[in-house]
RNA sequence: AAAGCAGAUUGGAUGAUCGCUGGUCUUCUCUCGGUUAUUUCCGGGGCGCAGGCCAGAGGAAAGUCCGAACUCCGAGGGCAGGGUGCUUCGUAAUACGAAGUGGGGGUGACCCCAAGGAAAGUGCCACAGAAAAUAUACCGCCUUAUUCGCAAACCGUAAGGGGUAAGGUAAGGGUGAAAAGGCGAGGUAAGAGCUCACCACUUCAAAAGGUGACUUUGAAGGUACGGUAAACCCCACCUGGAGCAAGACCAAAUAGGAAAGCGUAUCUGACCGCCCUAUCAGUGCUUUCGGGUAGGUCGCAUAAGGUGCCAAGGUGACAGGCAUCUCAGAUUAAUGAUCAUCCCCUCCCAUUCUAGGAAGGGACAGAAUUCGGCUUAUAGAUCUCCUUUGACU
RNA sequence: GUCCUUGUAGUUCAACGGAUAGAACUGCCCCGUCCUAAGGGGUCAAUGCUGGUUCAAUUCCGGCCAAGGACACCA
Numbered sequence: 001a002a003a004g005c006a007g008a009u010u011g012g013a014u015g016a017u018c019g020c021u022g023g024u025c026u027u028c029u030c031u032c033g034g035u036u037a038u039u040u041c042c043g044g045g046g047c048g049c050a051g052g053c054c055a056g057a058g059g060a061a062a063g064u065c066c067g068a069a070c071u072c073c074g075a076g077g078g079c080a081g082g083g084u085g086c087u088u089c090g091u092a093a094u095a096c097g098a099a100g101u102g103g104g105g106g107u108g109a110c111c112c113c114a115a116g117g118a119a120a121g122u123g124c125c126a127c128a129g130a131a132a133a134u135a136u137a138c139c140g141c142c143u144u145a146u147u148c149g150c151a152a153a154c155c156g157u158a159a160g161g162g163g164u165a166a167g168g169u170a171a172g173g174g175u176g177a178a179a180a181g182g183c184g185a186g187g188u189a190a191g192a193g194c195u196c197a198c199c200a201c202u203u204c205a206a207a208a209g210g211u212g213a214c215u216u217u218g219a220a221g222g223u224a225c226g227g228u229a230a231a232c233c234c235c236a237c238c239u240g241g242a243g244c245a246a247g248a249c250c251a252a253a254u255a256g257g258a259a260a261g262c263g264u265a266u267c268u269g270a271c272c273g274c275c276c277u278a279u280c281a282g283u284g285c286u287u288u289c290g291g292g293u294a295g296g297u298c299g300c301a302u303a304a305g306g307u308g309c310c311a312a313g314g315u316g317a318c319a320g321g322c323a324u325c326u327c328a329g330a331u332u333a334a335u336g337a338u339c340a341u342c343c344c345c346u347c348c349c350a351u352u353c354u355a356g357g358a359a360g361g362g363a364c365a366g367a368a369u370u371c372g373g374c375u376u377a378u379a380g381a382u383c384u385c386c387u388u389u390g391a392c393u
Numbered sequence: 394g395u396c397c398u399u400g401u402a403g404u405u406c407a408a409c410g411g412a413u414a415g416a417a418c419u420g421c422c423c424c425g426u427c428c429u430a431a432g433g434g435g436u437c438a439a440u441g442c443u444g445g446u447u448c449a450a451u452u453c454c455g456g457c458c459a460a461g462g463a464c465a466c467c468a
Stems, first nucleotide, its partner, number of pairs: 001389004006384005012342007020056007028048001030045005058364001062375002065373005070243004075277005081239005086100005101115001102113004116234002121232002123228003138173002140169009181199002184196003200223001201221005207216003247298004257289006267282004291467003305325006313318001343362004348357002394464007403418004411448001420436005441457005
């Protein structure tokens, strides 16, 4: 210098003018109470107008994919269903995070992995192929028996060869995504874990290390065990349902209506699917049609909160202590528009270069009960650690 | 806002994990007719996108995208 790897930060700045939402203060106005009392005075409440001050989107506010808080749903138990799936930690919790283990990729920095069980059982493995999981035998190889034959490239001349039958093989060929351990040596008629060494695999070990996943070492077994569980399933662990349109209160209005179904106590309902137990209620429950209102307050902003510092606990996620702060709250739904100056990028003009002039652009996107994560979108800018290659010293 | 469902020719629907992805209607071409229609023959045309599991994916599992639906309260 080029090409990369990992992590972190930021997400245009300043000012002016005009607006929007919320809060708060003041004046005016309305109203309630006290006082005999309209006015006046004191205290409280509330809407509206005006003015002042303060605050006002994000790293993802998004997708709604996980996990919770919160709220409601009579009690208890079981099944079904759902979820997770190497280990150990962290956390309120998780499918999240950290550190590791094992496997895979990259020269490397580093990255990726839904990673229990196929030796409980069932299923599937198209086409091709002899055979797709009980092994089997198409070509081939080999043995035995029998038969043909004397040449039909060549050589050769009585052993090779061809056919048929019976058998032995799994070395080789061929098929396939996948072929019944791999490779070498011995062995054999030919072969074969048939035997042996190494590797793989399985089992064992109160062997060594580690909390553990696992690693290392040793011994034994000739091999018994193809793949698929994001097929059913088995194992271990977790798991009630609904969701702020939850739910509570105030106000308003209407026909407390009609039909169908179930049930009238071995039935129905009280927690969505099923079952059981006890308890309670039964003119009850469900669905459809019809009627009415479509307004307000709370929930709803002090919380697993933010910021800074300390301490240096822990490899790390994270945990601890102290100080300080209160930081959007709407409901056709605010957080904006214009102008000026500057910043960054691109292009053009001019110039030896710089300074300069002019034009265009500056992402993704926008709270709606609230948090913690994940995923996805995102122009550009900045910083740090590291790797490979090349050049120079 | 919350909770669900579904994506296959132009349209409406099929398809055990085994591919040449099927059917009807439509479109186009030909035959037929004086011309059209009916009828007959032929033909075009698709798995929303993107990863993964698997020998193999429309099908199984993620992540995006799109479309559709349900849900107010009172009596």
Molecule: RNase P RNA; transfer RNA
Organism: bacterium